Annotation
Lysine riboswitch aptamer from Cytobacillus horneckiae, 181 nucleotides, folded computationally. The coordinates come from a structure-prediction model, not an experiment, and the mean pLDDT is 76. Taxonomically the source falls in Cytobacillus (Bacteria, Bacillota, Bacilli, Caryophanales). It was read from a public genome assembly, where an Rfam model found it. Of the family's consensus pairs, 90% are formed in the model. Its Rfam family is "Lysine riboswitch aptamer". The family has 47 seed sequences and 3,224 matches in Rfam 15.1.
[in-house]
């Protein structure tokens, strides 16, 4: 001084991730409760479904009108606002536990775990979630923009500009280790 992987430690990409808290907007005059109002007359409720058990119910059940009172959780937005961060975090599949009256089925929602996929942003088209033309997520195509690697050009040292690829188990640096000169 090269090399080469293994570990270590600090960054970079930007409308950058993701979490709580405070505000507001939707959600919405909706769910839900009252009336002992009107119509109607046997069921209703415990997540679908079946089976059981409870509880309600001709002293009027579901439902429908009318009149009162009237949310919430989820997602969304701002804060030049706080915090952890750069596989930050999403997500498809499989597994296991909890949960809502018991049992089975399905499906939800929290936790964990295995294992694929996704560089980051954004826009469009179809599906799905939702209340929702919001926003989420998958899949397909486009912009763009940070890195690497080829290749051309200029320059001939680098920078720099164009083209075409690859993927975060990446890339830049730097210390440790081996090796080789």
């Nucleotide at each position: 001084a090269g090399u080469g992987a293994a570990g270590g430690u600090a960054g970079a990409g930007g409308u950058g991730c993701g979490a709580g808290c405070u505000u507001c907007a939707u959600u919405a005059g909706u769910a839900a409760a009252a009336g002992u109002c009107u119509c109607u007359g046997a069921g209703a409720a415990g997540a679908u479904u079946g089976a059981g058990c409870u509880u309600c119910a001709u002293g009027g059940a579901a439902g429908a009108g009318c009149u009162u009172u009237g949310a919430a959780a989820g997602g969304g937005a701002a804060g030049g606002a706080u915090c952890g961060c750069c596989g930050a975090a999403g997500u498809g599949a499989g597994g296991a536990a909890a949960g809502a009256c018991u049992c089975a089925u399905u499906g939800c929602u929290u936790u964990c775990u295995u294992u694929g996929c996704u560089g980051g942003u954004u826009c469009u088209g179809c599906a799905u979630u939702g209340a929702a033309u919001a926003a989420g997520u998958g899949c397909a195509g486009g912009a763009u923009u940070g890195u690497c690697a080829a290749g051309a050009c200029u320059a001939c040292g680098c920078c720099g500009u164009c083209u075409u690829g690859g993927a975060g188990u990446g890339c830049u640096a730097u210390c440790u280790c081996a090796c080789u000169g």